[in-house]
RNA sequence: GGGCGCUUAGCUCAGUUGGCUAGAGCAUCCCCGUUACAGGGGGAAGGUCGCUGGUUCGAGUCCAGUAGCGCCCA
Repeated sequence: GGGCGCUUAGCUCAGUUGGCUAGAGCAUCCCCGUUACAGGGGGAAGGUCGCUGGUUCGAGUCCAGUAGCGCCCA
């Protein structure tokens, strides 16, 4: 230098042909429960989907550029 993959909640990830308001588990907080704690049950909060721009009535999803990480080739 070239090619491919990944980037979504604090962490691990799903979201597969563009379409209601972006989700799960764990963690955090509250409640129930317990003498108390743990386990268990119920609930809440938490995201401008790496960044910038474009296409579209509508983008996590499509396109272009760019950054980080990983693998391969030179």